[in-house]
RNA sequence: AGUUUGAUCCUGGCUCAGAUUGAACGCUGGCGGAAUGCUUUACACAUGCAAGUCGAACGGCAGCACGGGAGCUUGCUCCUGGUGGCGAGUGGCGAACGGGUGAGUAACAUAUCGGAACGUACCUAGUAAUGGGGGAUAACUAUCCGAAAGGAUGGCUAAUACCGCAUACGCCCUGAGGGGGAAAGCGGGGGAUCGUAAGACCUCGCGUUAUUAGAGCGGCCGAUAUCUGAUUAGCUAGUUGGUGGGGUAAAAGCCUACCAAGGCGACGAUCAGUAGCUGGUCUGAGAGGACGACCAGCCACACUGGAACUGAGACACGGUCCAGACUCCUACGGGAGGCAGCAGUGGGGAAUUUUGGACAAUGGGCGCAAGCCUGAUCCAGCCAUUCCGCGUGAGUGAAGAAGGCCUUCGGGUUGUAAAGCUCUUUCGCAAGGGAAGAAACGAUGCAGUCGAAUAAACUGCGUUAAUGACGGUACCUUGAUAAGAAGCACCGGCUAACUACGUGCCAGCAGCCGCGGUAAUACGUAGGGUGCGAGCGUUAAUCGGAAUUACUGGGCGUAAAGCGUGCGUAGGCGGUUUGUUAAGUCUGUCGUGAAAGCCCCGGGCUCAACCUGGGAAUGGCGACGGAUACUGGCAAGCUAGAGUGUGUCAGAGGAUGGUGGAAUUCCCGGUGUAGCGGUGAAAUGCGUAGAGAUCGGGAGGAACACCAGUGGCGAAGGCGGCCAUCUGGGACAACACUGACGCUGAGGCACGAAAGCGUGGGGAGCAAACAGGAUUAGAUACCCUGGUAGUCCACGCCCUAAACGAUGCGAACUGGACGUUGGGCACACUUAGGUGCUCAGUGUCGAAGCUAACGCGUUAAGUUCGCCGCCUGGGGAGUACGGUCGCAAGACUGAAACUCAAAGGAAUUGACGGGGGCCCGCACAAGCGGUGGAGCAUGUGGUUUAAUUCGAUGCAACGCGAAGAACCUUACCUACCCUUGACAUCCAGAGAAUCUGUUAGAGAUAGCGGAGUGCCUUCGGGAACUCUGAGACAGGUGCUGCAUGGCUGUCGUCAGCUCGUGUCGUGAGAUGUUGGGUUAAGUCCCGUAACGAGCGCAACCCUUAUCCUUAGUUGCCAGCACAUCAUGGUGGGAACUCUAGGGAGACUGCCGGUGAUAAACCGGAGGAAGGUGGGGACGACGUCAAGUCAUCAUGGCCCUUAUGGGUAGGGCUACACACGUGCUACAAUGGCCGGUACAGAGGGCAGCGAACUCGCGAGAGCAAGCAAAUCCCACAAAGCCGGUCCUAGUCCGGAUUGGAGUCUGCAACUCGACUCCAUGAAGUCGGAAUCGCUAGUAAUCGCGAAUCAGAAUGUCGCGGUGAAUACGUUCCCGGGCCUUGUACACACCGCCCGUCACACCAUGGGAGUGGGUUGCAAAAGAAGUGGGUAGUCUAACCUUCGGGAGGGCGCUCACCACUUUGUGAUUCAUGACUGGGGUGAAGUCGUAACAAGGUAACC
Repeated sequence: AGUUUGAUCCUGGCUCAGAUUGAACGCUGGCGGAAUGCUUUACACAUGCAAGUCGAACGGCAGCACGGGAGCUUGCUCCUGGUGGCGAGUGGCGAACGGGUGAGUAACAUAUCGGAACGUACCUAGUAAUGGGGGAUAACUAUCCGAAAGGAUGGCUAAUACCGCAUACGCCCUGAGGGGGAAAGCGGGGGAUCGUAAGACCUCGCGUUAUUAGAGCGGCCGAUAUCUGAUUAGCUAGUUGGUGGGGUAAAAGCCUACCAAGGCGACGAUCAGUAGCUGGUCUGAGAGGACGACCAGCCACACUGGAACUGAGACACGGUCCAGACUCCUACGGGAGGCAGCAGUGGGGAAUUUUGGACAAUGGGCGCAAGCCUGAUCCAGCCAUUCCGCGUGAGUGAAGAAGGCCUUCGGGUUGUAAAGCUCUUUCGCAAGGGAAGAAACGAUGCAGUCGAAUAAACUGCGUUAAUGACGGUACCUUGAUAAGAAGCACCGGCUAACUACGUGCCAGCAGCCGCGGUAAUACGUAGGGUGCGAGCGUUAAUCGGAAUUACUGGGCGUAAAGCGUGCGUAGGCGGUUUGUUAAGUCUGUCGUGAAAGCCCCGGGCUCAACCUGGGAAUGGCGACGGAUACUGGCAAGCUAGAGUGUGUCAGAGGAUGGUGGAAUUCCCGGUGUAGCGGUGAAAUGCGUAGAGAUCGGGAGGAACACCAGUGGCGAAGGCGGCCAUCUGGGACAACACUGACGCUGAGGCACGAAAGCGUGGGGAGCAAACAGGAUUAGAUACCCUGGUAGUCCACGCCCUAAACGAUGCGAACUGGACGUUGGGCACACUUAGGUGCUCAGUGUCGAAGCUAACGCGUUAAGUUCGCCGCCUGGGGAGUACGGUCGCAAGACUGAAACUCAAAGGAAUUGACGGGGGCCCGCACAAGCGGUGGAGCAUGUGGUUUAAUUCGAUGCAACGCGAAGAACCUUACCUACCCUUGACAUCCAGAGAAUCUGUUAGAGAUAGCGGAGUGCCUUCGGGAACUCUGAGACAGGUGCUGCAUGGCUGUCGUCAGCUCGUGUCGUGAGAUGUUGGGUUAAGUCCCGUAACGAGCGCAACCCUUAUCCUUAGUUGCCAGCACAUCAUGGUGGGAACUCUAGGGAGACUGCCGGUGAUAAACCGGAGGAAGGUGGGGACGACGUCAAGUCAUCAUGGCCCUUAUGGGUAGGGCUACACACGUGCUACAAUGGCCGGUACAGAGGGCAGCGAACUCGCGAGAGCAAGCAAAUCCCACAAAGCCGGUCCUAGUCCGGAUUGGAGUCUGCAACUCGACUCCAUGAAGUCGGAAUCGCUAGUAAUCGCGAAUCAGAAUGUCGCGGUGAAUACGUUCCCGGGCCUUGUACACACCGCCCGUCACACCAUGGGAGUGGGUUGCAAAAGAAGUGGGUAGUCUAACCUUCGGGAGGGCGCUCACCACUUUGUGAUUCAUGACUGGGGUGAAGUCGUAACAAGGUAACC
């Protein structure tokens, strides 16, 4: 930083960006330097090498060389230890170092710091010696055994091998007298003397012996530190200590005998798991966390287990013995071996190199030395494994090339990029030159020391030869040429970087959130871009971010988290004064804290990585000295904390025993009669065998009305009639006493509602289980009638609750206000009552402060201190296993696998509620008339069909698009045709266009003719039109209304929806817009942290109702006049009606009342009209992915001789059926017949069509008038007057059918309307249900218009006649405002729980089964060591020569490895079956929770 939400704040987890690695994998790969390189099977190993050396210790001489000798064949053979040397052997030193690995080990193993009771070869320094003897033995030789490995016997021989003797400065033991104990020689040199010689002798060097010290190394002991688990709580018999003895280099139960009974452990013993430790490495600001490759120190191990020997040193990687496993050889008798050394092989694994060179350097072993050995080491090889450096070119270059990609078609981008031109040459390649790592040892000259010495040896100085694995080195120079050298990942957000195509919840991506269902910046590809670059990504792992284990640095009222409550042990913490001490603390000095590493300053490789010099640091430990404030210890005091005493007080505090009345129930008796009871309504039940009701009497159990109160008491649970007894605690007041006695409290102990359990009682009422009745789709429930445990008592268990203030205990401090309980003091007062102060409780509201907010707020959740408990994402799970407790139920303690990216708290805005309040609407109610039943018309569904074209589908589709399907329309079907097309633009050619005849065909169409030659002109041609041709293109009622525009419906003509500034809130948001009134209205008034404003409401607009004015034709006609049977017919008039322009009028303006003096409401006057006068147009922010791609427009996709176009015929008109909307009816308020009166608004030239004539009629004929206030459609009808019918399927009703016609039209068959004659269905007022309407309305009556050739019962208009009812807002529906709850936000058509069924996953139990580890009790006993020894053998020494001492072998005892048996513990794997759990787009059953969730929820 991302991610929980519609949004917000918080809590909280998950995830990412960083750094790192002994890495691996994928793609790619130029060079160099430096470094690293089996993390896995401590698995098994072929082959070679990795420890030898010394002849100056020894006997010697197998092989080589030299010398000498012999033979002769003159270049061969033999002999010869004489010389150089040397195989094998004796002996010495080394082999215990170096090198490898990390299995074991949780402890003296490591680290740091100390200690005393030790050892020490080689080295250094010192002291004293190095005398004199002896006996063997290998090699060798001979014989023998064996396949081999190897061995046996006899014989010879040397030593610096072995053994005595002598001596003993110092050494060891001691009884302090004494006793004991050693050696080896070798080499060089030499003057005198001696000697035949060897030599003696002298001397030097090396060696040897004894001993003292040193250095370094090693052994031992202690303190402190060092992982996890308590679901490991007790462990220990050599165990702890002592004494005697033994033993070791050395202290020690190290071992043994005896004695004592100790020792360790909650500051974690024992047990289990894991692990080599450290310097350090990685990360981190640090504190920390993780790790312990390479390098360095220590430890452990060397096929597994055991054991000792040798030695200064081992219980020994390349030694021995034994046992075991494995491998190999074998003649089957028996033998051999140990790469966790360097290479290398197999195996395992994601994965880790050459069977290289050299001892040139550094170092080691041996040696006097030369030297030899050295897979230590130094180098090289392999690998981008890591770090560092360099390069893959530089400049110029716009026609912005070509190509690619995109495009709005203009262009943009790749891109100065390329090409081209100019230049450079690192690295690489080729050639040439060419350092440093190498100076010691040695030799030699001089000087010094030792010495008798000019020898020798040593020391110093000088001279000097030789020596390089790497190496074709580094480095330098030259040559040629841009020549040989770029990839990888990513591009939705986090996170730098975007477009096109393909795909279509497919294929796929994904670290988290999440992308993909036809326009994907998220998949795949391409172009472009971004990042890094010889690398880049991915995976794994560690730290960080994560304050997400919080020491630094977190929390616990509601998010996870205060134990149910108290008492109290250990522990932690602790008032005040003085003295002392110096443990903590502070300070100074000293020692240590290896080197390397990190850091700083220098130096060296051209730089860097790397190497190197110096410094600093190493927060630690130890020693000594000092300081004494604070903490601690000790001592002595004090009284403010705490406690005790005296007095007073309140109380459902506890326990026991009594006792009281009301009520329920039951029993008995009386009165009395038919019901009672119960519910929403019922039924079960009780009752004529007398219930219920009522009166009297009795029995029994349980609980205690009123008082009664956020009143009291108690630690909590809890406690309630009254009285008595016993008993705990508390408060207040004043004094006295003790003298820190205190607070908290892990374990521990006690108490602990209800339910439940055990034993015995009791049992009135109530009441799980159970039964019956209801309810219901079901009802194992809610409701009713019954009813058993239980509830009650005694005793004993259980030990849990939403045991809650969801708030641990104690102490101190920090403004107040108002109640209330218990005490005290003061004041006032006549009592009752009052006021103030104070202590202790208990409440409400609130300051500061705190809090995520809600809220808390002297009773803190404020500010601090002390102590305890608890938390660390949700689920799995308070589950499993184990343990403890319990009679049981169960309680306490308490995981993991797996799974999700959330789960959660508080608050906000909405929506919703079978929540509440207020209000409105033909919403209900009150009425009137309908629909639903019939027939028909029309639309829809369904079905049918070649097609019955398409769309509309709750309200808000269904007489809807369609204001009108016979053809056309027409989109559908069948058949026949056309393909640049019926239509548009461009190009070329031809022709004017056009009109017309005829033939074929169903027609489209095709063929053959005829007429015609126009307009403009700059004479080139042009414009319009037609035909032909080619291609760009046309065309599509094809798809997507879920890609869209526009238009429309709906909530709803409902009164709402917002903004600016300000204010409040961390914020989402709130306020305004809420409140009190009022209105049709967010209409207005008042109030108000709001003040204003906008879109809506209203008004402005049209129409209608009244009047005035102007104007009078086609309209009108009062008065005047003419004419007519009559008529504004005519003259005229302009009054009236009317027409159509302009005005007036209505505003709660006036009066009274109510109201708050407001807004407003009620009543009244006036007025044609009164409170919006009636009607219309007008529809806020938005909702429904509402409707429409088929009105139109339009993105994308699709078709292109067809999904386009033309034609004919058919279909949209079908018909078992269902629904909607209508018409006509069922009749007498009526039908029929006759007569008669009164409209409005419209339409009319391809039109309306009068009169007249004809026809029963539809209509026809002829034809006047009228482009209309003139003429026509056009008679309005109901009504009124009169007649008839008489309650019936009718003189109602008119469907259906037959026949005959009329009209329109090219054409009425499918399929028109109308007329006449005949026919005369159903239907007698309509079930459940449901619709409209509040006044000129409903109802009823007719008229007109659009569409239209014709075709309305539909639609839109017009007038005529003309009601009833509204108490009211409880209920149904819809809506508005406020409020409340919410687990909803796709918003209740929401969310969501559990069983069952299916698939997968991990896990518990499980008869058991198979391994590992381990305890105890036994058996067993190799090799070895120690003890014993009577068998046997025996060189050195002693001997009296017999033997002895000593020793070997053998035997035996003890200890003990492997191994075996029995019985436990623990752990892993597996197991028929079985338990629950988790996960999984659309399974089943119900509906438990969220709203009062429909029975409030929860424990």
This is a predicted structure of a 1499-nucleotide RNA (small-subunit ribosomal RNA) from an uncultured bacterium.
It matches the Rfam family "Bacterial small subunit ribosomal RNA".
Its mean pLDDT, the model's own confidence on a scale to 100, is 85.
The sequence is in RNAcentral, with records from ENA.